[in-house]
RNA sequence: GGGGUCGGCCGAGCGGCCGCGUCCGGCUGAGGAAGCCGGAUGAGGAAAGUCCGAACUCCACAGGACAGGGUGCUCGCUAACCGCGAGGUCCGCUGACCAGCGGAACGGAAAGCGCCACAGAAACCAUACCGCCCCCUUGGCGGGGUAAGGGUGAAAAGGCGGGGUAAGAGCCCACCGACACCCGCCGUGAGGUGGGUGACCGGCAAGCCCCACUCGGAGCAAGGUUAAGCAGCAGGGAAGGGUUAUAACCCGCGAGAUGGUCCGUCUCGUUUGACCUGCGGGUAAACCGCUUGACGGCGACGGCAACGGCGCCGCUAGAUGGAUGGCCGCUUAGAAACAGAAUUCGGCUUAUGAACCGACCCCUGCC
RNA sequence: GGGCGCUUAGCUCAGCGGGAGAGCACUGCCUUCACACGGCAGGGGUCGCUGGUUCAAUCCCAGCAGCGCCCACCA
Numbered sequence: 001g002g003g004g005u006c007g008g009c010c011g012a013g014c015g016g017c018c019g020c021g022u023c024c025g026g027c028u029g030a031g032g033a034a035g036c037c038g039g040a041u042g043a044g045g046a047a048a049g050u051c052c053g054a055a056c057u058c059c060a061c062a063g064g065a066c067a068g069g070g071u072g073c074u075c076g077c078u079a080a081c082c083g084c085g086a087g088g089u090c091c092g093c094u095g096a097c098c099a100g101c102g103g104a105a106c107g108g109a110a111a112g113c114g115c116c117a118c119a120g121a122a123a124c125c126a127u128a129c130c131g132c133c134c135c136c137u138u139g140g141c142g143g144g145g146u147a148a149g150g151g152u153g154a155a156a157a158g159g160c161g162g163g164g165u166a167a168g169a170g171c172c173c174a175c176c177g178a179c180a181c182c183c184g185c186c187g188u189g190a191g192g193u194g195g196g197u198g199a200c201c202g203g204c205a206a207g208c209c210c211c212a213c214u215c216g217g218a219g220c221a222a223g224g225u226u227a228a229g230c231a232g233c234a235g236g237g238a239a240g241g242g243u244u245a246u247a248a249c250c251c252g253c254g255a256g257a258u259g260g261u262c263c264g265u266c267u268c269g270u271u272u273g274a275c276c277u278g279c280g281g282g283u284a285a286a287c288c289g290c291u292u293g294a295c296g297g298c299g300a301c302g303g304c305a306a307c308g309g310c311g312c313c314g315c316u317a318g319a320u321g322g323a324u325g326g327c328c329g330c331u332u333a334g335a336a337a338c339a340g341a342a343u344u345c346g347g348c349u350u351a352u353g354a355a356c357c358g359a360c361c362c363c364u365g366c367c
Numbered sequence: 368g369g370g371c372g373c374u375u376a377g378c379u380c381a382g383c384g385g386g387a388g389a390g391c392a393c394u395g396c397c398u399u400c401a402c403a404c405g406g407c408a409g410g411g412g413u414c415g416c417u418g419g420u421u422c423a424a425u426c427c428c429a430g431c432a433g434c435g436c437c438c439a440c441c442a
Base pairs, nucleotide, nucleotide: 001363002362003361004360005359006358007357008356010353012331013330014329015328016327017326018325020042021041022040023039024038025037026036027035028034044338048349049348051347052346053345054344055343056219057218058217059216063263064262065261066260068215069214070213071212072211073087074086075085076084077083088106089104090103091102092101093100094099107210108209112208113207114204115203116202129150130149131146132145133144134143135142158176159175161173162172163171177200179198180197181196182195183194184193185192186191223288224287225286226285232279233278234277235276236275240251241250242249243248252270253269254268255267256266257265281441282440283439295314296313297312298311299310301308302307368438369437370436371435372434373433374432377391378390379389380388385422393409394408395407396406397405415431416430417429418428419427
């Protein structure tokens, strides 16, 4: 000097012309219909995936039990969260003895069950293939001891040294490591640190499971109001009894209330039949929900931070065959990429362009 | 817009932690005068992609990609 990866920031601004949606005003018009004119305004950082969490609406209330789902180090933030901030522990890389960066689905494997292929003697609590040692003994194809050595494997009886022994072994001892328990100090806590006691017990919970916390279901095609229009058919389908006055009530039976089951509750029906299944019929209209909200910007304050409360200012899409586009000029080194609202928010994840900043890597040149 | 499911050989599918398989199709041989049928043998795979858990992943978990299904109102 060039290139690449990741993260942060931004995702153009101003003006003119034409076109479209929404709102407001004016004119024509009987009219709030329709048309014309003028003005204001008109996609995103991800509007996406629909992966989490809520608001809102309906299911009578959202009740109980079982089943099932979710989350899982600590403290805090938040309306809430599989989110965010700060920290702890472990792992990896760099540099090198103490830091930096990155990652973690990070409760429990001495509650229990299951799995650990092949190889290996043996895969989790028992075991001796080779070797070593002892005994019997005719040479071992015999009986026993031994996990120090070999071999197998992803994983094999803590490591090393000494004592000890027939040979060995935490069998015993010192040091180191791991685990469990107890105590002191520091910390809100996870935890850290120091001491003592215990001879030492594999991995997988993104296998079942256990523990703690938590979760009712559906989703704006939710749901509500108005208008218009039509035609029903077939099959299934319950059990009645009592008080009594034909009503009504009680018990029973059936069904529905979108839960997976049961209970409870409510409603409807009980053969003039609720409801379920299948086929068919009608409407494809208008309005509300529908955009002012856990909203955004700035300032100062508290807090390491996430964030919180305070003050001031702002109102910037609401379509329903679904608008948001095109051209030109200036700014500039340049205007390219990913991509487009559909009930609304807070996050996560994924896609992506140029400049700048930061970290890392590669290539090349010079000293 | 909302909800849900599936990707394994050319096609249709099974498999669900330790060998990638079945049927049809394809190729070669036998049989036949020849073809079909039949018999024998064989080839063919990024288990959609990427990452993670594990000693080990088609399988378990996460993120993407592709394909498919269902959902209006009234009576």